[in-house]
Context: one part of a larger RNA
RNA sequence: UUGCAGUUAAAAAGCUCGUAGUUGAACUUUGGGCCUGGGCGGGCGGUCUACCUAUGGUUUGUACUGCUGCGGCCGGGUCUUUCCUUCUGGCUACCCCUCCGGGGGGAACCAGGACGAUUACUUUGAGGAAAUUAGAGUGUUCAAAGCAGGCCUUUGCUCGGAUAUAUUAGCAUGGAAUAAUAGAAUAGGACGUAUGGUUCUAUUUUGUUGGUUUCUAGGACCAUCGUAAUGAUUAAUAGGGACGGUCGGGGGCAUCAGUAUUCAGUCGUCAGAGGUGAAAUUCUUGGAUUGACUGAAGACUAACUACUGCGAAAGCAUUUGCCAAGGACGUUUUCAUUAAUCAAGAACGAAAGUUAGGGGAUCGAAGAUGAUCAGAUACCGUCGUAGUCUUAACCAUAAACUAUGCCGACUAGAGAUCGGGUGGUGCUUUUUGCGCACUCGGCAUCUUACGAGAAAUCAAAGUCUUUGGGUUCUGGGGGGAGUAUGGUCGCAAGGCUGAAACUU
Numbered sequence: 001u002u003g004c005a006g007u008u009a010a011a012a013a014g015c016u017c018g019u020a021g022u023u024g025a026a027c028u029u030u031g032g033g034c035c036u037g038g039g040c041g042g043g044c045g046g047u048c049u050a051c052c053u054a055u056g057g058u059u060u061g062u063a064c065u066g067c068u069g070c071g072g073c074c075g076g077g078u079c080u081u082u083c084c085u086u087c088u089g090g091c092u093a094c095c096c097c098u099c100c101g102g103g104g105g106g107a108a109c110c111a112g113g114a115c116g117a118u119u120a121c122u123u124u125g126a127g128g129a130a131a132u133u134a135g136a137g138u139g140u141u142c143a144a145a146g147c148a149g150g151c152c153u154u155u156g157c158u159c160g161g162a163u164a165u166a167u168u169a170g171c172a173u174g175g176a177a178u179a180a181u182a183g184a185a186u187a188g189g190a191c192g193u194a195u196g197g198u199u200c201u202a203u204u205u206u207g208u209u210g211g212u213u214u215c216u217a218g219g220a221c222c223a224u225c226g227u228a229a230u231g232a233u234u235a236a237u238a239g240g241g242a243c244g245g246u247c248g249g250g251g252g253c254a255u256c257a258g259u260a261u262u263c264a265g266u267c268g269u270c271a272g273a274g275g276u277g278a279a280a281u282u283c284u285u286g287g288a289u290u291g292a293c294u295g296a297a298g299a300c301u302a303a304c305u306a307c308u309g310c311g312a313a314a315g316c317a318u319u320u321g322c323c324a325a326g327g328a329c330g331u332u333u334u335c336a337u338u339a340a341u342c343a344a345g346a347a348c349g350a351a352a353g354u355u356a357g358g359g360g361a362u363c364g365a366a367g368a369u370g371a372u373c374a375g376a377u378a379c380c381g382u383c384g385u386a387g388u389c390u391u392a393a394c395c396a397u398a399a400a401c402u403a404u405g406c407c408g409a410c411u412a413g414a415g416a417u418c419g420g421g422u423g424g425u426g427c428u429u430u431u432u433g434c435g436c437a438c439u440c441g442g443c444a445u446c447u448u449a450c451g452a453g454a455a456a457u458c459a460a461a462g463u464c465u466u467u468g469g470g471u472u473c474u475g476g477g478g479g480g481a482g483u484a485u486g487g488u489c490g491c492a493a494g495g496c497u498g499a500a501a502c503u504u
Stems, first nucleotide, its partner, number of pairs: 004475003007456002012472001014348001016346002021341003025234002031080008040071002042068006048061001050058003085114006094105004117181004121175002124172002133164002137147002149158003190227003194224005200218003238338001239335003243330002247326001251323004257301002261297008272283002309316002353394006363387001367383004405471003409463002412447003417442007426434002451458002477504003486497004
């Protein structure tokens, strides 16, 4: 591993990218005809046995044997576009022709050259130290054991001391499905009865020795010619790219608006106003609160706003402009395996927090107060610093939740809805819009359970003891403890990694 679990019991990294790793679509020889060998079975007979109704029938059986264009099984050869390495020499098994002298063909093996696609996998074999294990034989009195023993006719005879398993690697061998890699695309491609060059090597023979050159024989390379069906697999309800009209509260920068809040100014009015369960702190004839008209500031973006949209997640909602990006859809467009998931590594990452600026309307940790209360260092009220907003940098965590990894396939019905497309004798005076049907892709919902589950529930949490589609991460009783220590990152706060003793 076979063979666990991960919504809620322990456990899916916040999210995306991504190298190593792991995994990865289909396709090339299949089918048919003919000949033939072995073995098994069937059918039809014969011999042998027994019996009888006797020119025949029945029957016996690991018995002997003949035929069969009857059926499976295991092979071999050859032809169908079909090299199964090839060449030279030898010994031949066999076959053909023979005038019996011989001649021709001839992969069964021997030697020598030349050239070879490579593995994984699987079959068989050789080889495996013994003891152990399984197991054969054997009356240790039985047995665990041991490797002994058994027999007459006794100065002997004789059976044993098996066998199996022995996985990885290595050797030999049959197979060629499955999996991987290689080959001819700028042809430096293959072949040759070819032709011509360049270059290397040198055995024989020229009476001998030496030198040189040619012929000849064998490599290599180049050019020309010839031969050939000359040579590029599909176009994956895999993926990427191009193009088209869209779609969206996706992102960035600028711009514009809205009311509210607070403050300020001016003009009124007037004695209370705030606030609460009730109060009080608080403000108020120096005119509070309230009303009207203005102005400023900094935030925020109501209603529309939905079981709607977009985005990898975090997240995103006033107008307009600009910038680049993206999904889905459409396409008789293009490339052709480019893909999936991912240790290491990287980008983004709410709120809070940190640093340095800006800004500070509102709200508001800390703090101060008024209450409440047994107490209240709280809940309620009035103030209020940091903060909340923004710029430049850090931090990297959340119940970062759908508490549900990502990719792929299948399994069930329904009506809505968002985006794209297609269609019509629909509606609409046309534009355009509406409506209908189909289709692809989304966010969800309802019903049901063939199925799953401990159940709640779930079209996924199904296709799981009938257990294997690919791939990553995590968990193994509760505490101690996300602590200590070490490492590393951070300005810090802290983050990541992360125990044990002990206890139960």